[in-house]
RNA sequence: GCUUUCGUAGUUCAACGGACAGAAUGGGAGAUUCCGGAUCUUCUGAUGCGGGUUCGAUUCCCGCCGAAAGCG
Numbered sequence: 001g002c003u004u005u006c007g008u009a010g011u012u013c014a015a016c017g018g019a020c021a022g023a024a025u026g027g028g029a030g031a032u033u034c035c036g037g038a039u040c041u042u043c044u045g046a047u048g049c050g051g052g053u054u055c056g057a058u059u060c061c062c063g064c065c066g067a068a069a070g071c072g
Base pairs, nucleotide, nucleotide: 001071002070003069004068005067006066007065010025011024012023013022018055026044027043028042029041030040031039048064049063050062051061052060
C1' cells in the first nucleotide's frame, strides 16, 4: 500500500429497514442482617465522526477515524 471483518451502556454481548435500542454484569438508593455476603425491589447509563438512500437507518451506500486478520 491492497483486501476482508469489526466499532452499540463502565465491561461482555443482542437487535428480519419499523414500537421506548434490550440482556447480563457494574454503579446509586431501599428492604433483609448484629455487621457483611447472598437474595429481593427500584433507579442509572450506549449506536465512532460526517454525508447519502429511504416515509423510516444500529442495520444499506460513500468518505474519514480507530482496531484486528490476511496479502505484498
A computed fold for a 72-nucleotide RNA from a Candidatus Levyibacteriota bacterium, annotated as transfer RNA. Rfam family: tRNA. The family's RNA type in Rfam is transfer RNA.